[in-house]
Context: one part of a larger RNA
């Protein structure tokens, strides 16, 4: 580099945004860069290939064509691409009207329930386990009333359910904000799709610095278990979890499935609109999601089927036998912890 791949065999960047590039709907006219078709020079010979001679054949040698896929010239042709110009409205978008909803960000408010403290009632056990000890309790626990405190989480709804790029999101109000969706009409008039680098966001744990700490609960202690138990079970428990601000930047970041378009029977739920028909229940189509089963057709099988793993097209990222090894080395980031980007020798 050229083939084949990328749901599970090795392979889809964690997700968007997006410059650059790559590639782009429909009419008409120029145009002639690409691209077609001649033309003309040239593309030494020699090899190679075709027709032929010459050594008795052949190798080997020689004549002639062809070739020499190139390059530069020059007519031409305008379908396609590119380009210039005027337009369109099926792509994209914008305004109007409607819906939904845990999107996000800040704020205030609430009700159980755990712990802790004051006070009453009460008395001897309570907690714990496969059994049990550690532990707490006559300095009166546990239980059971009333009151105060304070942190975290928001039961029922709730659901194969809603939003959201993705991570993710859940008590109730209020306030800022962000997309989505559907119906009709009027505008803009290819404004598009993808994207190396780039930039932004990124569970969990982890790091700063300042706060807060009810419950859990890494490390630790103890008590068990057991040959032994640095473990699995018990009783305690410190970071941590929580906030505000800067950090990391990784995950089985999973649909193990890139994003975008357009094509290709059908059944059955849902959840958000619309439209006819009946208006009492429905009931017939139609867009936008999310599930389930399955023509055809795809798959090594399992499966996957209009939301594709079917049939295509555009662009991007990756893979190319196991180990070594995501590891050395360098380099960029980082406060660390580490991340990224990544060999090789050897060895099967």
């Nucleotide at each position: 580099c050229u083939g084949g791949g990328c749901g599970u065999a090795a392979a889809g960047c964690g997700u968007g945004c997006g410059c650059a590039g790559g590639c782009g709907g429909u009419u008409a006219u120029a145009u002639a860069a690409g691209a077609c078709a001649g033309u003309u020079g040239u593309g030494a010979a020699a090899u190679c290939c075709c027709c032929g001679g010459g050594c008795u054949c052949a190798a080997c040698c020689u004549g002639g064509g062809a070739a020499u896929u190139g390059c530069a010239u020059u007519u031409g042709u305008g379908a396609c691409u590119g380009u210039a110009u005027a337009g369109c409205u099926a792509g994209a978008g914008u305004a109007c009207g409607g819906u939904a909803g845990a999107g996000g960000g800040g704020g205030a408010u609430g009700g159980a329930a755990u712990u802790c403290c004051g006070c009453g009632u009460g008395u001897a056990g309570c907690a714990g386990u496969g059994a049990a000890a550690u532990g707490c309790g006559u300095a009166g626990a546990u239980a059971u009333g009333c009151g105060g405190a304070g942190g975290a989480a928001c039961a029922c709804c709730g659901a194969u359910g809603g939003c959201g790029a993705a991570g993710g999101c859940a008590a109730u109000c209020c306030c800022c904000u962000g997309g989505a969706c559907c119906u009709g009409u009027a505008c803009u008039g290819a404004c598009g799709c993808u994207c190396a680098u780039g930039c932004a966001c990124g569970a969990a744990a982890g790091c700063g610095u300042g706060g807060g700490g009810a419950g859990c609960a890494a490390a630790c202690a103890g008590g068990a278990u057991u040959a032994g138990a640095u473990a699995c079970c018990c009783u305690g428990g410190u970071a941590g979890u929580c906030c505000a601000c800067g950090c990391c930047c990784u995950a089985a970041a999973c649909g193990a499935u890139g994003u975008c378009a357009a094509c290709u029977g059908g059944u059955u739920g849902u959840u958000g609109g619309g439209u006819g028909c009946a208006u009492u229940a429905g009931u017939a189509c139609u867009c936008a999601g999310u599930a389930a089963c399955g023509a055809a057709g795809c798959u090594a099988a399992c499966g996957c089927g209009u939301g594709a793993a079917g049939u295509u097209g555009a662009c991007c990222g990756c893979c190319u036998g196991g180990g070594g090894a995501g590891u050395a080395c360098g380099g960029c980031c980082g406060c660390a912890a580490g991340g990224u980007u990544g060999a090789a020798a050897c060895u099967c």